The RNA shown here (TPP riboswitch aptamer (THI element)) has 97 nucleotides and comes from Palleronia aestuarii. The prediction has a mean pLDDT of 79. Of the family's consensus pairs, 100% are formed in the model. The source organism's lineage runs through Bacteria, Pseudomonadota, Alphaproteobacteria, Rhodobacterales and Palleronia. The RNAcentral record of the sequence draws on Rfam.
[in-house]
RNA sequence: CCGAUGCGACAGGGGCAUCCGGCGACCGCCGGGUUGAGACGCACCCUUUGAACCUGAACCGGAUCAUACCGGCGGAGGAAGGCGCGACACGGACCCG
Repeated sequence: CCGAUGCGACAGGGGCAUCCGGCGACCGCCGGGUUGAGACGCACCCUUUGAACCUGAACCGGAUCAUACCGGCGGAGGAAGGCGCGACACGGACCCG
């Protein structure tokens, strides 16, 4: 000096299920329970070092009141970033001794 972990603001991507009760023009809404980072919060998560999330999938095995709950699937296929700051734990280049 460069890279990289990291931080910041901005920008972008994403999911919102299931069961119980009530209401209701059965499109849905309200409250409660389960799981989870998050079940409508400008909150949470993720942005190529990409399992955030989607397809496969009304999939398969195991649980559960039930569920996209757990695992497989998955060394499958897709999937959204540039900038600034910048430590010395890490890597590299150069100079001096």